[in-house]
Context: one part of a larger RNA
RNA sequence: UCGUGGCUAAGGAACUAGGCAAAAUUACCCCGUAACUUCGGGAGAAGGGGUUCCUACGUGAGUAGGACGCAGAGAAUUGGCCCAGGCGACUGUUUAUCAAAAACACAAGGCUAUGCUAAAUCGAAAGAUGACGUAUAUGGCCUGACACCUGCCCGGUGCCGGAAGGUUAAGAGGGGGGGUCAUGCUGACUUGUCAGCAGAAGCUCUGAAUCGAAGCCCCGGUAAACGGCGGCCGUAACUAUAACGGUCCUAAGGUAGCGAAAUUCCUUGUCGGGUAAGUUCCGACCUGCACGAAUGGUGUAACGAUCUGGACACUGUCUCAACGAGAGGCUCG
Numbered sequence: 001u002c003g004u005g006g007c008u009a010a011g012g013a014a015c016u017a018g019g020c021a022a023a024a025u026u027a028c029c030c031c032g033u034a035a036c037u038u039c040g041g042g043a044g045a046a047g048g049g050g051u052u053c054c055u056a057c058g059u060g061a062g063u064a065g066g067a068c069g070c071a072g073a074g075a076a077u078u079g080g081c082c083c084a085g086g087c088g089a090c091u092g093u094u095u096a097u098c099a100a101a102a103a104c105a106c107a108a109g110g111c112u113a114u115g116c117u118a119a120a121u122c123g124a125a126a127g128a129u130g131a132c133g134u135a136u137a138u139g140g141c142c143u144g145a146c147a148c149c150u151g152c153c154c155g156g157u158g159c160c161g162g163a164a165g166g167u168u169a170a171g172a173g174g175g176g177g178g179g180u181c182a183u184g185c186u187g188a189c190u191u192g193u194c195a196g197c198a199g200a201a202g203c204u205c206u207g208a209a210u211c212g213a214a215g216c217c218c219c220g221g222u223a224a225a226c227g228g229c230g231g232c233c234g235u236a237a238c239u240a241u242a243a244c245g246g247u248c249c250u251a252a253g254g255u256a257g258c259g260a261a262a263u264u265c266c267u268u269g270u271c272g273g274g275u276a277a278g279u280u281c282c283g284a285c286c287u288g289c290a291c292g293a294a295u296g297g298u299g300u301a302a303c304g305a306u307c308u309g310g311a312c313a314c315u316g317u318c319u320c321a322a323c324g325a326g327a328g329g330c331u332c333g
Base pairs, nucleotide, nucleotide: 001328004325006323008321010319011318014317019314027051028050029049030048031047036041038145052067053066054065055064056063057062068072080312082310083309084308085307086306087304088303092104093103108143109142110141111140112139113138114137120129121128122127146299147298148297149296151229152228153227156226157225158222159221160220161219162218165217166216167215171211172210176206177205178204179203180202183198184197185196186195187194188193189192230248231247232246233245234244257291258288269285270284271283272282273281
């Protein structure tokens, strides 16, 4: 000097991002035990008292009397507790090796597909899983116990249904057009050649009208499908505000509930509580930059190595450091 373990006057969180770490609590018996609650819980709530040895009695739990110590669960093992709030109902699962959570799952709710050679999935196929199951079943998607609920919009996108009309592929169809060419005609002349024009059949190139499914356009439905859910102006006998009125736009203009929130920029909003003092916390208000109803809304007992705020107990976390033990290093010998 460092780390490990021990002890500490007075104070007791003043430390710190934060009581991190440590201390305290701890076993068993008796008494006693609140709000709230899904009546099961909460609960070991909290908070108190006891615990050794000897003698007598009692089957025993124990009762009565006596004894010693600073200390009787005499060492060791062995819950700290309470209040309030957020999130998630819960037990569970997860980033093997920086994240255990409010993330995932979950019982439960809903939508949707599927009638059996099921849908879905794997596989060029055979075949297999689904399932040796059969709609109280199986697959997909979303929400996530429970309680009270889950508003309006189908204009866009998607899905489902419809088939009258429009559009439309391959294919069918083949009007017509082009090329080639037997041959014919015209012209020139050295009468058998050259040049030009027309051109049947065949072959070949091209190909119009017309017919022609689904899809799309179109017509309906559907939001626990993807999603969306307004602006301006005026108005009441103080002022302020606007139940009320006007107007523009929209598919419809945010209902209930909640709200400076895990969401609030301005913002340490304002008021109240707690503190001597509170950017956090709790209760309200509503001016919601930019909550809102299964991308669920609001509550909620129980639960949580969860997050936030507060109190009690307790302490070397701190004021502020001291002491002693043993181990390593360093210095001296």
About this RNA:
Model confidence (mean pLDDT): 87 of 100. This is a predicted structure of a 333-nucleotide part of an RNA (large-subunit ribosomal RNA, domain IV) from a bacterium. RNAcentral holds the full RNA, with entries from ENA.